[in-house]
RNA sequence: UUCUUAUCGAGAUUGAUGGAGGGACCGGCCCGAUGAAGUCAAAGCAACAGACCACCUUGGUGUGGAACUGUGCUAAUUCCCGUACAUAUUUGUACGAAGAUAAGAG
Numbered sequence: 001u002u003c004u005u006a007u008c009g010a011g012a013u014u015g016a017u018g019g020a021g022g023g024a025c026c027g028g029c030c031c032g033a034u035g036a037a038g039u040c041a042a043a044g045c046a047a048c049a050g051a052c053c054a055c056c057u058u059g060g061u062g063u064g065g066a067a068c069u070g071u072g073c074u075a076a077u078u079c080c081c082g083u084a085c086a087u088a089u090u091u092g093u094a095c096g097a098a099g100a101u102a103a104g105a106g
Stems, first nucleotide, its partner, number of pairs: 001106008013042005021031003027080002043074003048070003052065004056060001078098001081096006
């Protein structure tokens, strides 16, 4: 960097440093000198994969637990996207694009 599969309305922040940006992308709308990004430390959330425990089973792509390891994450639905249908005109359902994360493959 490409492909495949799964998930994305839940959850979880403080300090130090830094000093003006940030929320992927156009636009909107937000966050930010009551301190943005980045870096570091500590904490937390979740449970994707491995290990572990319990249950069911002849046989696992099984169910539940736990949180040791590898990741991930800790403003707003993935902040708001598109199409179709329905609708009480604002929402709902289905499908899709892009993106993110994990696992596997090249």
A computed fold for a 106-nucleotide RNA from Halobacillus locisalis, annotated as SAM riboswitch aptamer (S box leader). The model forms 97% of the base pairs in the Rfam consensus. The coordinates come from a structure-prediction model, not an experiment, and the mean pLDDT is 82.